[in-house]
RNA sequence: CACUCAUCCAGACCGGCGGAGGGACAGGCCCUAUGACGCCGGGGCAACCAGCGCGCUGCGCCAGGUGCCAACUCCUGCGGGACGCGCAUCGGGCGCGUUCCGGAAGAUGGGCG
Numbered sequence: 001c002a003c004u005c006a007u008c009c010a011g012a013c014c015g016g017c018g019g020a021g022g023g024a025c026a027g028g029c030c031c032u033a034u035g036a037c038g039c040c041g042g043g044g045c046a047a048c049c050a051g052c053g054c055g056c057u058g059c060g061c062c063a064g065g066u067g068c069c070a071a072c073u074c075c076u077g078c079g080g081g082a083c084g085c086g087c088a089u090c091g092g093g094c095g096c097g098u099u100c101c102g103g104a105a106g107a108u109g110g111g112c113g
Stems, first nucleotide, its partner, number of pairs: 001113001003111006013042005021031003025077004043069003048065002051061004073105001078102010
């Protein structure tokens, strides 16, 4: 990096360094000199993998390998359903908003190359 599988409305902050952008992309909306983002140290959350146990489609224990510690993956993005509003119309319809379902993209872990 490609492919594949699972999960993504829960949870978890202090100090030091440093000094301007950051939240993947786009739009929105946020965070940020009351110092964000990042790095380092400590602390914590969680339990995917490993390990252990059991009455073994699973459950429990542990915390070694990862991961994570603003906002649901911050929201939306593509398609569809319901409802509301507006527009248009002979009829078919179109747009916006809320919500739900599925998808895409992304993230993390496992497997494989």

Background:
This is a predicted structure of a 113-nucleotide RNA (SAM riboswitch aptamer (S box leader)) from a Pseudomonadota bacterium. NCBI's taxonomy places the organism under Bacteria, Pseudomonadati, Pseudomonadota. The prediction has a mean pLDDT of 88.